Predicted 3D model of a 71-nucleotide RNA (transfer RNA) from Eubacterium ventriosum ATCC 27560. Taxonomically the source falls in Eubacterium ventriosum (Bacteria, Clostridia, Eubacteriaceae, Eubacterium). Rfam family: tRNA. The same sequence occurs in records of 7 taxa. The sequence is in RNAcentral, with records from ENA and Rfam.

[in-house]
RNA sequence: AGGGGUGUAGUUCAUCGGUAGAAUAAGAGUCUCCAAAACUCCAGAGGUGGGUUCGAUUCCUACCACCCCUG
Numbered sequence: 001a002g003g004g005g006u007g008u009a010g011u012u013c014a015u016c017g018g019u020a021g022a023a024u025a026a027g028a029g030u031c032u033c034c035a036a037a038a039c040u041c042c043a044g045a046g047g048u049g050g051g052u053u054c055g056a057u058u059c060c061u062a063c064c065a066c067c068c069c070u071g
Base pairs, nucleotide, nucleotide: 001070002069003068004067005066006065007064010024011023012022013021018054027041028040029039030038047063048062049061050060051059
């Protein structure tokens, strides 16, 4: 320099155009002499900018970060 892949909650992952979910972690509560475990509740996210569309995490595009391949 060229090509390909990935980017969603603190973390690990779902969601193939129509309200963005789970597990776990954090917080609160119940239980307990105390704690742990268990149970209940609660807050939290689409890498950035454009485009297509009535509607975009999803399709297109550029850039950014990381990973792989070629030279």